This record gives sequence, structure tokens and C1' cells, in this order.
RNA sequence: CUUAUCAAGAGCGGCUGAGGAACUGGUCCUGUGAAGCCCGGCAACCUAAUUGCGGAAACGCAAGAAAGGUGCUAAAUCCUGCGGAUUUUUCCGAGAGAUGAG
Repeated sequence: CUUAUCAAGAGCGGCUGAGGAACUGGUCCUGUGAAGCCCGGCAACCUAAUUGCGGAAACGCAAGAAAGGUGCUAAAUCCUGCGGAUUUUUCCGAGAGAUGAG
């Protein structure tokens, strides 16, 4: 840079000990223990034992979480920031961000 996804899901554990939710403005979480690390878990992006169907084969389609690479594990990506519609509250889109694959 391209592309897909982002309203589901996941601990009453151990170590440690003050901050955290990207940024802005809010609003929240937090010594009834933040962030971090370990373990556990969730999920199915990559990958995939295996199974079925098709095929001469290569392979294709469907199912499949046992193993592996990531990721995630408060609140919709917590809301918001720009534009449009609606008509004063909501909706849609973009941007920004996060994650995977290339």
C1' cells in the first nucleotide's frame, strides 16, 4: 500500500502493584486490584489431521477446531471528531484506529 472483518464470544486463577480505555472532547473502569507477565478461555483470519461428493490426476466444493501461526478475552471500535439525511433525535456514509491475509 491492497483487501476482509470490527453490536456475538471468552477467568470468582497465579505473580505483581498504579494506572488504564490509540489520539481530541466526553463518559467510564480501577487497592472489592489498573497496566504488564504466566496459566486458563474464546474465536475461526491463516493453516489443518480427518470425512463426504465430483474428478484419470492435479485439484475443486462442502463439512470438520485434534495440532500449529496470529488475534482477542469491561462498555458497539465505549461514544465522539468530517459529510449527508432526518428534524432536534436518530440513521447512513467517510475518516481515524485495531486485527488478519497478501

The prediction has a mean pLDDT of 83. SAM riboswitch aptamer (S box leader) from a mouse gut metagenome, 102 nucleotides, folded computationally. The sequence is in RNAcentral, with records from MGnify.